[in-house]
Predicted 3D model of a 72-nucleotide RNA (transfer RNA) from a Deltaproteobacteria bacterium. The source organism's lineage runs through Bacteria, Pseudomonadati, Myxococcota and Myxococcia. Rfam family: tRNA. Gene Ontology term of the family: triplet codon-amino acid adaptor activity.

């Protein structure tokens, strides 16, 4: 230079056209002499970016960035 994969909450990953979730961390109540543990609430997201397709896009298409592998 080319190929192939991935990029979503602080973290690890789901979601593959039709309200963005889960776990674990975070706060706050409860529980307890206190911690843990466990229950309950809630808070935290430009879905890497621009663009196109579509009523409608995290998701499909193309470009670009970033990581990683693999060829020259």
């Nucleotide at each position: 230079a080319g190929g192939c994969g991935c990029g979503u909450a602080g973290c690890u990953c789901a979601g593959g056209g039709g309200u963005a979730g889960a776990g674990c961390g975070c706060u706050a109540c409860g529980u307890u002499g206190a911690c843990a543990u466990c229950g309950u609430a809630g808070a935290g997201g430009u879905c890497g970016g621009c663009g196109g397709u579509u009523c409608g896009a995290g998701a499909c298409c193309g470009c670009c960035c970033g990581c990683g592998c693999c060829u020259a």
The prediction has a mean pLDDT of 83.